This is a predicted structure of a 351-nucleotide part of an RNA (small-subunit ribosomal RNA, central domain) from an uncultured bacterium. The full RNA is in RNAcentral, with records from ENA, Greengenes and SILVA. Rfam family: Bacterial small subunit ribosomal RNA.

Context: one part of a larger RNA
């Protein structure tokens, strides 16, 4: 529970497309549903609220009038809203043509650097690790250093409050395939659009399933150490898994802990993309449009902290969600799922 609110106090879905709905540019001409106005009809009596009258007054009762906000039907009014128009219009949307940045996305092919591991050489006793050790490895020749071969997994610098992407996320290098965005021109279409209940795609890490690979790293375990213990923190191994393919999970503090779209409201200043203008050998300085990513800040705001043209300012539109703390994101039901689990989602009782 016609209210108020959701960066931090309970609340913004993880994130995109989209059905129904809801909302919706300028302008013309018509209807006349919404919507205004008038009239007629209806709107019981009682009961309320005004006046007046009866019971000695008052409850009470009697009579007139209001009122009865409504619904009907009927004449009207055209400002808005809605409807109708092979009416119209360009600024909202979109397409075209010209340029442009970028770790966007998909497969493939490659390059050197280190780890490690095997095989030779060279060399001798120690390496190795800590806070100090010790388990551990080494005279069966380790650690060092040199050449060689194999395998895998990550790409130093360059790198940036830097880019791209709807989020999650994207980083050697080449090459095919492909999305999405600035910019400018203003040629074309002519609202064609905003959101979005349900649905539907995407969705880190771990996890699951089958098949690969496996070098380093490392839950689980195994030893040594520390300690009063020490199922840890440190060491020394170590299997899953980290990584390919295919297929499921579908959850994060999925965070800007800010839901999308639009329009309005000082400014400084730094960075990345494109542009005018001015200038000039010129890619430079100077002015300036837009878009993006930060800082700082003014009105405004806010419980304060902050926020301030990327608003948490000022409206407006259409979804989400919130309503004391625990029980509890749980029980049941239901759907998904191999399972783990996830989504829905409560209730006694308690403070």
């Nucleotide at each position: 529970u016609u209210g108020g609110g959701c960066g931090u106090a309970a609340a913004g879905a993880g994130c995109u497309c989209g059905u129904a709905g809801g909302c919706g540019g300028u302008u013309c001409a018509g209807c006349a549903a919404g919507u205004c106005g008038g009239c007629u009809g209806u709107g019981a009596a009682a009961g309320u609220c005004c006046g007046a009258g009866g019971c000695u007054c008052a409850a009470c009762c009697u009579c007139g009038g209001a009122a009865u906000u409504g619904c009907a039907g009927u004449c009207g009014a055209u400002a808005c809203u809605g409807c109708u128009g092979u009416g119209a219009c360009u600024c909202g949307a979109g397409u075209c043509c010209g340029g442009u940045a970028g770790a966007g996305g998909a497969g493939a092919a490659u390059g050197g650097a280190a780890u490690u591991c095997c095989c030779g050489g060279u060399g001798u006793a120690g390496c190795g690790g800590u806070g100090a050790a010790a388990u551990g490895c080494g005279c069966a020749g380790a650690u060092a250093u040199c050449g060689g071969g194999a395998g895998g997994a990550a790409c130093a610098c360059c790198a940036g409050u830097a880019g791209c992407g709807a989020a999650g996320g994207c980083g050697g290098u080449u090459c095919u395939c492909u999305g999405g965005g600035c910019c400018g021109g203003c040629a074309c279409u002519g609202a064609c659009g905003c959101u979005g209940a349900g649905g539907a795609g995407c969705g880190a890490a771990a996890g699951c399933g089958u098949g690969g690979g496996g070098a380093g790293c490392a839950a689980a375990c195994a030893g040594g150490a520390u300690u009063a213990g020490a199922u840890a923190c440190c060491c020394u191994g170590g299997u899953a898994g980290u990584c390919c393919a295919c297929g499921c999970c579908g959850u994060a503090a999925a965070c800007g802990a800010u839901g999308a779209g639009u329009g309005c409201u000082a400014g400084g200043u730094g960075c990345a993309g494109c542009g005018g203008g001015u200038a000039u050998u010129g890619a430079c300085c100077c002015c300036u449009g837009c878009u993006g990513c930060g800082c700082c800040g003014u009105a405004g705001u806010u419980a304060a902290c902050g926020c301030g043209u990327u608003a948490a300012g000022c409206a407006c539109u259409c979804c989400g969600c919130c309503u004391g703390g625990g029980g509890a994101g749980u029980a049941c039901g239901g759907c998904c799922g191999c399972a783990a689990g996830g989504c829905u989602a409560a209730a006694a009782c308690u403070c």